A computed fold for a 474-nucleotide part of an RNA from a Pseudomonadota bacterium, annotated as small-subunit ribosomal RNA, 3' major domain. It matches the Rfam family "Bacterial small subunit ribosomal RNA". Lineage of the source: Bacteria > Pseudomonadati > Pseudomonadota.
[in-house]
Context: one part of a larger RNA
RNA sequence: UGACGGGGGCCCGCACAAGCGGUGGAGCAUGUGGUUUAAUUCGACGCAACGCGAAGAACCUUACCAGGGCUUGACAUGCAUCGGAAAGCGGCAGAGAUGUCGCCCCCCUUCGGGGCCGGUGCACAGGUGCUGCAUGGUUGUCGUCAGCUCGUGUCGUGAGAUGUUGGGUUAAGUCCCGCAACGAGCGCAACCCUCGUCCCGUGUUACCAGCGUAAAGCCGGGGACUCACGGGAGACUGCCGGCGACAAGCCGGAGGAAGGCGGGGAUGACGUCAAAUCAUCAUGGCCCUUACGUCCUGGGCUACACACGUGCUACAAUGGCCGGCACAAUGGGCUGCGAAGCCGUGAGGUGGAGCUAAUCCCUGAAAGCCGGUCCCAGUUGGGAUCGGAGGCUGCAACUCGCCUCCGUGAACGUGGAAUCGCUAGUAAUCGCGGAUCAGAACGCCGCGGUGAAUACGUUCCCGGGCCUUGUACA
Numbered sequence: 001u002g003a004c005g006g007g008g009g010c011c012c013g014c015a016c017a018a019g020c021g022g023u024g025g026a027g028c029a030u031g032u033g034g035u036u037u038a039a040u041u042c043g044a045c046g047c048a049a050c051g052c053g054a055a056g057a058a059c060c061u062u063a064c065c066a067g068g069g070c071u072u073g074a075c076a077u078g079c080a081u082c083g084g085a086a087a088g089c090g091g092c093a094g095a096g097a098u099g100u101c102g103c104c105c106c107c108c109u110u111c112g113g114g115g116c117c118g119g120u121g122c123a124c125a126g127g128u129g130c131u132g133c134a135u136g137g138u139u140g141u142c143g144u145c146a147g148c149u150c151g152u153g154u155c156g157u158g159a160g161a162u163g164u165u166g167g168g169u170u171a172a173g174u175c176c177c178g179c180a181a182c183g184a185g186c187g188c189a190a191c192c193c194u195c196g197u198c199c200c201g202u203g204u205u206a207c208c209a210g211c212g213u214a215a216a217g218c219c220g221g222g223g224a225c226u227c228a229c230g231g232g233a234g235a236c237u238g239c240c241g242g243c244g245a246c247a248a249g250c251c252g253g254a255g256g257a258a259g260g261c262g263g264g265g266a267u268g269a270c271g272u273c274a275a276a277u278c279a280u281c282a283u284g285g286c287c288c289u290u291a292c293g294u295c296c297u298g299g300g301c302u303a304c305a306c307a308c309g310u311g312c313u314a315c316a317a318u319g320g321c322c323g324g325c326a327c328a329a330u331g332g333g334c335u336g337c338g339a340a341g342c343c344g345u346g347a348g349g350u351g352g353a354g355c356u357a358a359u360c361c362c363u364g365a366a367a368g369c370c371g372g373u374c375c376c377a378g379u380u381g382g383g384a385u386c387g388g389a390g391g392c393u394g395c396a397a398c399u400c401g402c403c404u405c406c407g408u409g410a411a412c413g414u415g416g417a418a419u420c421g422c423u424a425g426u427a428a429u430c431g432c433g434g435a436u437c438a439g440a441a442c443g444c445c446g447c448g449g450u451g452a453a454u455a456c457g458u459u460c461c462c463g464g465g466c467c468u469u470g471u472a473c474a
Stems, first nucleotide, its partner, number of pairs: 001474002003471003007468007015458002019422005026313008034304002042053002064299007073124001077123008088103006106115003126288002129286003135282002137277003140273001142271001147186006153162003166177003192265004197233007211220002236259001239253005315415001319374007331362003336355002341350003381412001386407007428450007
């Protein structure tokens, strides 16, 4: 100087408390451990691994296993040499890779040759093989925490200190005052995006607001409203009162759509964890080179006596079921989204209008409201499991997809110890969209609808900041 303390002081954070809803019990989904297996490819392991890399494993992917093949190789560049288009289409053999046969069989040329392709030989390719303690890059984490430093000066033999401590204040090393310090840098804040109010401009969306139409923005028409896009105004403790060192600032009030950092996002200092990743990529070293490379068929990554994490659906009556009636937003759409009509109980089929899309489609939002029914029962709760029949995608759904209908109806009656999230349009609850994607989410990323309770307080648990103290630790 730091680190640490079941030392002290001050202060924060859904850290506790207050409150609401969960997890831990059940069934299922998914990830992991374990076990199994020819293989169940690899990585991730307290917080910060475990719906994680996977924004999508039937083949492919695929890195794993078995078997069948190939070696200048599936891919790149160059040289020598021989030959010729290669590709494509068809037949045969084969599980296919591949082999073979047939069809088809190029361009330029000063003719030596060149381009392109194949064979042979060589130099080399190739490796998701090892090492993230050899690395770059990227990322997680403490932590959006309030900090981490430097120049000069001063003090100290020196390590170093001072500044950065102190008194106030703040979300903040934020600001004020003081001070052997005076300044400065990286951080904080602001500048950026978005939501909330108003104004201006523009109007193929919106509007009987006023006119035309029997009705529908449907048409004429209109620029007012809504909305969209662009620009601007607005919030600064600016004003008033009180408190305070006449400071910074705090409390209350007015006006205002909005206050005192308005809500949300982007933004992550010096560093810590020899944190993670050699399988995104790059890369040193090591290793394999008829194979640890490469092609193919099939299998596996989907195994299942178990254990854990994360979720979904429930256990019902503020509920289930049936009928009728409303109200969104974000997005996506041309080898795409696909309307009306028709067929089917349905998944879906048919059909093709319209749309390169504020103009068409996905797209009937659901919870909700109105009416009816069930009457507390393992039930009209709950839907697992299994049987049957079908639909869709795809070369192909046996291993191993999703969906529909009929039948079957399991566990489950609020979950031990323990444990998680959340402070407002949040939690809870309800549906919708998108990425990936042929198909395949209860996951993920977004969107809107309905919409709470509680916070006395900081003693205690966890994490953190500043000052101080002890130390046999560095």